The prediction has a mean pLDDT of 77. Predicted 3D model of a 111-nucleotide RNA (Guanidine-I riboswitch aptamer).
RNA sequence: CGAGUUGAUCGCUAGGGUUCCAGCAUCGUUUCGAUGUGUUCGGUCCGAGAGCGGUUGCCGCGGCGGGAGACAUCCGCCGCGGAUGCACGGCGGGAUAAAAGCCCGGGAGAC
Numbered sequence: 001c002g003a004g005u006u007g008a009u010c011g012c013u014a015g016g017g018u019u020c021c022a023g024c025a026u027c028g029u030u031u032c033g034a035u036g037u038g039u040u041c042g043g044u045c046c047g048a049g050a051g052c053g054g055u056u057g058c059c060g061c062g063g064c065g066g067g068a069g070a071c072a073u074c075c076g077c078c079g080c081g082g083a084u085g086c087a088c089g090g091c092g093g094g095a096u097a098a099a100a101g102c103c104c105g106g107g108a109g110a111c
Stems, first nucleotide, its partner, number of pairs: 004111001007056006015046002020043002022040001023037006058082009086106001088109001092104003
C1' cells in the first nucleotide's frame, strides 16, 4: 500500500427505554380525576451485519409448455439438489417520548 465485500424482505428473540395504557405513591370534588414515579420482571412501542425462523432472489440438473425445429440458444412454469462462508470491535455523534445489540457501521481500529 492492497485484499478478505457480504442479496432483498417479513415475523420473532436477546437487548432497550418511558410517549400511551396498566402498576405504585401522594392528593382531590373518590365507580372518577390530577401530579409524581421506569429503583415497575407488565401491555403498546424500538430492536440486531457479526441472534433465530419464514418467503423470495442466486446457481446446477431434470421435466413440461411457448417459440423454433435436426440440435442448441431464448422465454415461462414445475420438481429435485446446492451455495448464502467468515465476522474481535470502540470513543463519539444521530433519530424518536426515550434508550438500546437501532442508524452513522461489516465505519475507525484490531486481525